[in-house]
Molecule: Bacterial RNase P class A
Organism: Qipengyuania xiamenensis
């Protein structure tokens, strides 16, 4: 100098008029994603508690962070890619269903379309030795379909073949080794062996109450404590207190508890739509040190950084700054040439025109996923050059 990969950051600046919210007399005032509403949680309300199952959703290598998580960070394995590096809905197919279209002979317990043998047994020639073609029988190792065809490569053996033997690779199991652990190696032993799909259904392991600020609380104010229909009750002992027993408060059930004498269920109607609050000091946010590979933890010290309710955070104007197009040889650069000079693709200077991603807080936080014109830094891989 190309080409790729990984991280991070800015995404307008200063001024003046003018307008605006809050808070309180002084200062703040819209993101990196404020969007999706996908996850988790604080916090508020309900649901009576405890256990145990059932349904129903969540997850899915191993350790670690974290209030938690489906995140985040190491590390394992697998696939990709020269590689830096990315990507995994990464337990189970011998529980048991159920699927692989069309091709093809056959695609779950298989299969014989070209085809190879035809060594026994049968045919034909031959005295015989042998010879020939094939039927019965063997085979599945060539070849074809396909996305896969029941491990692969190469000897050997067989009639022709096949893990039929072997050997290496491949797969499964085991001592030891190394590692918190997934896992990894050496080694030894097996069979030479039943595809793939579970982001089908299903098993397994472990997690989970519901509902959401339109939660909720508190003030005025109004109105019909309105009507209809159906089911169980109103029960035994006792003077009483009290107890049985029966009912309702969870999907089942057991415990246990509080309430009842009324209570559950369904159907029509009416009133409120006003103000305050809840709402911003938080699992906060910054610098410095330690601890760790790191996410992240801790300590010390500083900071206070938006709370609107039809809904503020804004409008003009000027200058600077970024992009993008032209135009100017312009006392630069920089090519060229002895020099005078010339050139002007780039950079640089000055000038004219235009532009200005993605988007705007509404209880608050951790995360994820999705958008996004331009420019910037910083580390890493590969190639050319050149010293």
């Nucleotide at each position: 100098c190309c080409a790729g990969g990984g991280g991070g950051c800015c995404g307008g600046g200063c001024a003046g008029c003018c307008g605006c919210g809050c808070u309180u007399a002084u200062g703040c005032g819209a993101g990196g994603a404020a969007a999706g509403u996908c996850c988790g949680g604080g916090c508020u309300c309900c649901a009576c508690g405890a256990a145990a199952c059932a349904a129903g959703g969540g997850u899915g290598g191993c350790g670690g962070g974290u209030a938690a998580c489906g995140c985040c960070c190491g590390c394992c394995g697998a696939g990709g890619g020269c590689a830096a590096c990315c990507u995994c809905a990464g337990g189970g197919a011998a529980a048991g269903u159920g699927c692989c279209a069309c091709a093809g002979a056959g695609a779950g317990c298989a299969u014989a379309c070209c085809g190879c043998c035809g060594a026994u047994g049968g045919c034909c020639c031959g005295c015989a030795a042998g010879g020939g073609a094939u039927c019965a029988g063997g085979c599945a190792a060539g070849g074809g379909u396909g996305a896969a065809a029941g491990g692969g490569u190469g000897c050997g053996g067989u009639a022709a073949g096949a893990g039929c033997g072997c050997a290496c690779c491949g797969g499964g199991g085991u001592u030891c080794u190394g590692g918190u652990a997934a896992c990894a190696g050496c080694g030894c032993c097996c069979g030479c062996a039943u595809g793939g799909c579970a982001a089908a259904c299903c098993c397994c392991a472990c997690c989970c109450g519901g509902a959401g600020c339109a939660a909720g609380g508190c003030c005025a104010a109004a109105u019909a404590g309105g009507g209809g229909c159906g089911g169980c009750g109103c029960g035994c002992c006792g003077c009483a207190a009290g107890g049985c027993a029966g009912a309702u408060g969870c999907g089942u059930u057991u415990c246990g508890u509080a309430u009842c004498g009324a209570c559950c269920g369904c159907c029509c109607g009416g009133g409120u739509u006003g103000g305050c609050u809840g709402c911003u000091c938080g699992a906060a946010c910054c610098a410095u040190g330690g601890a760790g590979c790191a996410a992240u933890c801790c300590a010390u010290g500083g900071u206070c950084c938006a709370g609107a309710c039809g809904a503020a955070u804004g409008g003009c104007u000027g200058c600077c700054g970024c992009c993008g197009c032209g135009c100017g040889g312009c006392u630069g650069g920089u090519g060229u040439g002895c020099a005078a000079g010339c050139a002007u693709a780039c950079c640089g200077c000055g000038u004219g025109c235009g532009g200005a991603a993605c988007a705007g807080a509404a209880c608050c936080c951790g995360g994820c996923u999705u958008a996004c014109a331009g420019g910037c830094c910083c580390c890493c891989u590969g190639g050319c050059a050149u010293u």